Predicted 3D model of an 88-nucleotide RNA (c-di-GMP-I riboswitch aptamer). Its mean pLDDT, the model's own confidence on a scale to 100, is 83. Rfam family: c-di-GMP-I riboswitch aptamer. Rfam's curators write: GEMM was predicted in a large-scale screen for bacterial structured RNA regulatory elements.
RNA sequence: GGAUCUUUUUGGCAAACCGUCGAAAACGGCGGGACGCAAAGCUAUGGGGGCUAAGGUGCUUCGGCGCUAUGCCAGCCCAGCCGCCGGA
Numbered sequence: 001g002g003a004u005c006u007u008u009u010u011g012g013c014a015a016a017c018c019g020u021c022g023a024a025a026a027c028g029g030c031g032g033g034a035c036g037c038a039a040a041g042c043u044a045u046g047g048g049g050g051c052u053a054a055g056g057u058g059c060u061u062c063g064g065c066g067c068u069a070u071g072c073c074a075g076c077c078c079a080g081c082c083g084c085c086g087g088a
């Protein structure tokens, strides 16, 4: 120096909820807050799954309803990429 395993002392991230901003919504940014996380780091143009339905489209009793991602979720799973401290 490399590979693998292990660990969380120092540290790291931050669910629900609240405030605020953006968005049609799902959801996201920031601040507060901690349920949890050993990749809760990245990829949604790797695969599966989930959420929403503005626009489009079909129906309608004209109130709405169905279908649809080009919008989202990496804290749903697999995969890929990258990686910190200590120990073996």
Base pairs, nucleotide, nucleotide: 004088005087006086012037013036017032018031019030020029021028022027035075041081042080043079046078047077048076049073050072051071055068056067057066058065059064